[in-house]
This is a predicted structure of a 1475-nucleotide RNA (small-subunit ribosomal RNA) from an uncultured prokaryote. Its mean pLDDT, the model's own confidence on a scale to 100, is 84. Rfam family: Bacterial small subunit ribosomal RNA. The sequence is in RNAcentral, with records from ENA.

RNA sequence: AGAGUUUGAUCAUGGCUCAGCGCGAACGCUGGCGGCAUGGCUAAAACAUGCAAGUCGAACGAGAAAGUCACUUCGGUGGCGAGUAAAGUGGCGAAAGGGCGAGUAACGCGUUCCUAACGUACCCCCAGGUCAGGGAUAGCAUCGGGAAACCGUUGGUAAUACCUGAUGACCCCGAUUGAUCGCAUGGUCGAUCGGGCAAAGGCUUGCUGCCUGGGGAUCGGGGAACGUCCUAUCAGCUUGUUGGUGAGGUAAAAGCUCACCAAGGCGAAGACGGGUAGCGGGUGUGAGAGCACGACCCGCCGCAUCGGGACUGAGACACUGCCCGGACUCCUACGGGAGGCUGCAGUAACGAAUAUUCCGCAAUGCACGAAAGUGUGACGGAGCAAUGCCGCGUGUAGGAUGAAUCUUUUCGGAGUGUAAACUACUGUCAGGGACUAGGAACAAUGACCAGACUCAAAGGAAGGGCCGGCUAACUUCGUGCCAGCAGCCGCGGUAAUACGAAGGGCCCGAGCGUUGCGCGGAAUCACUGGGCUUAAAGGGUGUGUAGGCGGAAGCGUCAGUGUCUUGUGAAAGCCCACGGCUCAACCGUGGAAUUGCAGGGCAUACUGCGUUUCUUGAGGAUGGUAGGGGCUGUCGGAACUAUAGGUGUAGCGGUGAAAUGCGUAGAUAUCUAUAGGAACGCCAAUGGCGAAGGCAGAUGGCUGGGCCGAUUCUGACGCUCAUGUACGAAAGCGUGGGGAGCGAACGGGAUUAGAUACCCCGGUAGUCCACGCCGUAAACGAUGUGCACUAGAUCGAGGGGGUUCUGACGCCCUCUCGGUCGAAGCGAAAGUGAUAAGUGCGCCGCCUGGGGAGUACGGUCGCAAGGCUAAAACUCAAAGGAAUUGACGGGGGCUCACACAAGCGGUGGAGCAUGUGGCUUAAUUCGAAGCAACGCGAAGAACCUUAUCCUGGGUUUGACAUGCACGGAUCAACCCCAUGAAAGUCGGGCCACGCUCUUCGGGUGAAACGUGCACAGGUGCUGCAUGGCUGUCGUCAGCUCGUGCUGUGAAGUGUCGGGUUAAGUCCCUUAACGAGCGAAACCCUUGUCGCUAGUUGCCAGCGGGUCAUGCCGGGGACUCUAGCGAGACUGCCGGUGUCAAACCGGAGGAAGGUGGGGAUGACGUCAAGUCCUCAUGGCCUUUAUGUCCAGGGCUGCACACGUGCUACAAUGGCGUGCACAGAGCGACGCGAUACCGCGAGGUGGAGCAAAUCGCAAAAAACACGCCCCAGUUCGGAUUGGAGUCUGCAACUCGACUCCAUGAAGGUGGAAUCGCUAGUAAUCGCGUAUCAGCUACGACGCGGUGAAUACGUUCCUGAGCCUUGUACACACCGCCCGUCAAGUCAUGGAAGCUGGGAGUACCCGAAGUCGCACCGAUUCAGGUGUGCCGACGGUAAGCUUGGUGACUGGGACUAAGUCGUAACAAGGUAGCCGUA
Repeated sequence: AGAGUUUGAUCAUGGCUCAGCGCGAACGCUGGCGGCAUGGCUAAAACAUGCAAGUCGAACGAGAAAGUCACUUCGGUGGCGAGUAAAGUGGCGAAAGGGCGAGUAACGCGUUCCUAACGUACCCCCAGGUCAGGGAUAGCAUCGGGAAACCGUUGGUAAUACCUGAUGACCCCGAUUGAUCGCAUGGUCGAUCGGGCAAAGGCUUGCUGCCUGGGGAUCGGGGAACGUCCUAUCAGCUUGUUGGUGAGGUAAAAGCUCACCAAGGCGAAGACGGGUAGCGGGUGUGAGAGCACGACCCGCCGCAUCGGGACUGAGACACUGCCCGGACUCCUACGGGAGGCUGCAGUAACGAAUAUUCCGCAAUGCACGAAAGUGUGACGGAGCAAUGCCGCGUGUAGGAUGAAUCUUUUCGGAGUGUAAACUACUGUCAGGGACUAGGAACAAUGACCAGACUCAAAGGAAGGGCCGGCUAACUUCGUGCCAGCAGCCGCGGUAAUACGAAGGGCCCGAGCGUUGCGCGGAAUCACUGGGCUUAAAGGGUGUGUAGGCGGAAGCGUCAGUGUCUUGUGAAAGCCCACGGCUCAACCGUGGAAUUGCAGGGCAUACUGCGUUUCUUGAGGAUGGUAGGGGCUGUCGGAACUAUAGGUGUAGCGGUGAAAUGCGUAGAUAUCUAUAGGAACGCCAAUGGCGAAGGCAGAUGGCUGGGCCGAUUCUGACGCUCAUGUACGAAAGCGUGGGGAGCGAACGGGAUUAGAUACCCCGGUAGUCCACGCCGUAAACGAUGUGCACUAGAUCGAGGGGGUUCUGACGCCCUCUCGGUCGAAGCGAAAGUGAUAAGUGCGCCGCCUGGGGAGUACGGUCGCAAGGCUAAAACUCAAAGGAAUUGACGGGGGCUCACACAAGCGGUGGAGCAUGUGGCUUAAUUCGAAGCAACGCGAAGAACCUUAUCCUGGGUUUGACAUGCACGGAUCAACCCCAUGAAAGUCGGGCCACGCUCUUCGGGUGAAACGUGCACAGGUGCUGCAUGGCUGUCGUCAGCUCGUGCUGUGAAGUGUCGGGUUAAGUCCCUUAACGAGCGAAACCCUUGUCGCUAGUUGCCAGCGGGUCAUGCCGGGGACUCUAGCGAGACUGCCGGUGUCAAACCGGAGGAAGGUGGGGAUGACGUCAAGUCCUCAUGGCCUUUAUGUCCAGGGCUGCACACGUGCUACAAUGGCGUGCACAGAGCGACGCGAUACCGCGAGGUGGAGCAAAUCGCAAAAAACACGCCCCAGUUCGGAUUGGAGUCUGCAACUCGACUCCAUGAAGGUGGAAUCGCUAGUAAUCGCGUAUCAGCUACGACGCGGUGAAUACGUUCCUGAGCCUUGUACACACCGCCCGUCAAGUCAUGGAAGCUGGGAGUACCCGAAGUCGCACCGAUUCAGGUGUGCCGACGGUAAGCUUGGUGACUGGGACUAAGUCGUAACAAGGUAGCCGUA
């Protein structure tokens, strides 16, 4: 100090979340020792038991017992115990100490003052005094009552108890008076006079007590100023209330109380009410300012079961005193009594949760006492709890074949890891033993702590969390959107570093994590230190009160302000220094600090206050001036509608197209007249006016404001503005008018799947007027108002001035208003920019994540509708802004393509072929699925092929590969036999080969075989784990990079623009300059020519020969073959064009603007296709999903679709005749002549490994003839019969031939396909696969050979630029509302039911005060009673909760229903207010 999270990416806004520190904590796992601290935060709910306040015999009287000694008449007596114990009178204490925080928002607390308005026992100092008497009463004794608590009668007794008298002041009271002081009342001191008040003794004989007065100290009472939480959805509160007079009362001022009088007092600077809360020193956090807290320790306050009350006393309205009332508990003999742990322990309860019914008065302190001493759950200690802080330890050193285990692995290794083992050493803590410096200052006294010494032994002592990012730390296995994790983002759907486990690692360590809470980060409430055009946020506008702020100069004052000083700011704490426990925590001493408050002195710039003056702010007067500024009256024309009349006739109207509607009863159209209401065309604007809303025909009247000019007057009169008040579009409301047009609702017609809409025909409220309400709008410049300052340019409106002799036009200057562009600056950017969103000052309003919600409740306003004010629960991890790149649009522009159009021919109808779907089936193997699956994989399914296709039969190291071990020379191969459908199985025969020793027998080895083990095998799954290959957009012209530049950035520029091209092709311009992949070119082929070569090709000339043929000699001319070259480059000419690129036309040329065709496919897209070509990760299978075999299936057929073939005929069919190709193929082959067969074909075999031979006939064409428009001499399906060929085999299931048969079909609905030239169309030929063939397919070859293209509006697709966007999985996108289902919280609600604070009335305990009576002498006391008065009761309300049939909306929830509202012109632009 920051980080994660909205997006495809970016910047900014903004919330959520995390890392830090802390705690009186709790929970989980774990747990060795010690020191110092801390420990019922919940039920101020209830408490068993013990203890927590006594002490004094030196105030007083009285006074045991046990025990023991002695005596004894054995009954007892005496001494000691002992003047003791226990109790009483009396004194002091018990008001302290200790606990808790319920109440309290208050003079309660804090700070500073005041008390001239007060008290103070014990303590200290000073002065004086302590005389004379008296009567009682507890205890005790006696009798009695009662269960008890306790009480009563009688008798008698003491005091430092009580009473009387005396003396007495410098004391108290009253009066007079002097001095002095002060702060208003007044205080202090003195004098005189009058009145009043005291005492107690005790003991150890010098101490102590007692009384009066004064002083001190201490501790208190009272008062004042200032400070002290939230709420205005609490705005008015108050009758002892505010003040006065008098009286009472108190220690003391005071309405503290009472009587009377007056009517005050408090409040927006928040009264009153509601909620919450003890306050401070301090504590936590924070850089600080702050924020939060108030455990332990200290100070203050309050409380003591709840409420009330007084008594005693120096002090209380009294925690362990008294009285009364209530609740609760206990005892009881039922008559009556007792009690108060918020003291220390402890119990039970509550709760996530908090300790021992311990030891001691040894220390410190307190009470009493002269003292010894006694008491003390204050306190000192110990116990329990890792609750916290601090310290220590669990060993140290050496130790590599880097052991084993475990994990991992690419199988080589790597990690765990010097870690262990092992060797050597040490002795902290705990444990055992025997002791004593210290805590004791003080003679004695130690509850408890502590300390050094010694013994043994590595022995007794390590865990927790985490490892996807934030955030340090990674692998394997398991799991498979399951189980689970999660602080946020998010992980998990078969390769999970995110779940679980293991190994490894990281961080802390006797702890580690989790949860909760506080502060921080959060500048996310912003004083320090934020914002408001579009992200949340400027009030709709003015006016103006309080308040805030305020021009120039002088004088005064010194309140603010500054400085110096004094007092205070308790101690503890924090900080610093030093010191004490071995260190530290902890503790001690000193210092600093305590930023505050108060007193005093000084300063006087600024602010304030008082006063005097000024004119520049503001305002007035005066002269001009523009204007839809406002209100009101009058008038006007156009249009419209209606009414009346005329002309006129069948339609009009309306729409995308129609219909409803109007019209022969005469419409529409047109003319005239009349009536009515509303709105004011052109001028007119980017213009004017107004505070805003808003304002428009003309004119009269009344009236507000602005601007300009020149002078003059007032003299700060100013700015802003909470509350208030006025105005305030449209819609709406009330009353009364008015009503032409338009027109919610409503009716009808269309559209549509529907159409409660958009379109059309009608039409009521309303729109208009008057008066009164409403008070809201996207009331917008989404920009509050005022003042000042800060470059310019330009246009418009209003005024003034200068320039020219005057005037006009113009030019220049200036003030005000309205716009545009733009520098600096500002801004997240867009933008803004003297009309600021710049720079400053003043004041007001407003904001603080999205939703819930501008909603509920409450209040207030309104006739109502509704407005204003304005939450919470709950829920989400975002919502939102600007800009960027894409994609998309039923947005735009430019351009292209057989995209359309123009043409030609098809498909869709028929039959057949073929593929697919579906159906069927034991099986009909699998894949391909819009274009881009469907004559596709398949360039050949009868068996084979062929597959986990089916049925059945075999086989298990295997059909195939490699290795190892064993066997042994058996075996295999080959031959024979048996069995079987075959595969196979069984049996028999036969025995080889290399090397070597060599006795011809053995050894050994390889192949083979058998057995066993590793393994093979899989067309099994995943193309969404992959490689490779392929399709497609698309042969479309695009896709990028380096450097530079621009931008905060994503990104842009380049690649845009102007031309041009088939092309991002080229040119020009240019913050770009270059480059790459594509395009083009290079390559192949074809078209022309030349050169070279001349066989198998060719044959012009020469020669020979044949029926004929380049057949032969020969030739290289030609064709051709196949090599090498040439040629075409916009090169030339003209025109256009930017002196360009290029285009148009032309010449020449075989070919002309890429000559034609091919190969060649950028970055990428489709999780496109393929695991069944191949390769490959993972998974699955292993007597099977492998492998072998037989048969069947892949060919099945109500049906649907795709692709083709053949046709429907005369541009044809048939017959006869006759001509011209190219490219291929051929030895397991092509196969000639010849012969046979109608034919398929057969026989046969010349020639040919091919420019030589063969396939091989090209066909259409052409010529002639027939057919004559018909289901035909078209068409050929189907079926019957007979054959041929291939093959082991044509039944399922081949092709072909012949004879016969002769179906549908007469040009094909909606729709749809191909093609722009040697193309379409049409005609045949060849090849691959292949035994054969279902080929009509595919791939090639040539022959004949068109038509049309005006053009780019439309359909489809594509490219570039631009625009909008709420899309980015990118329009097959996004997304809204009702309904239905589930869950949750909440509002209303007839009511029901609690709490709280009061009010009125009734009752009226105890008790003070008052009165009366009684009272043994008084006093005390008693009885009765009056006022007040707690509790209780009654009543009507207020306020705040809970609950409630039913009901309202809201939020959330993978795959429900209906539609399509919004985002693109979202298909009717959207949105705001209103009905």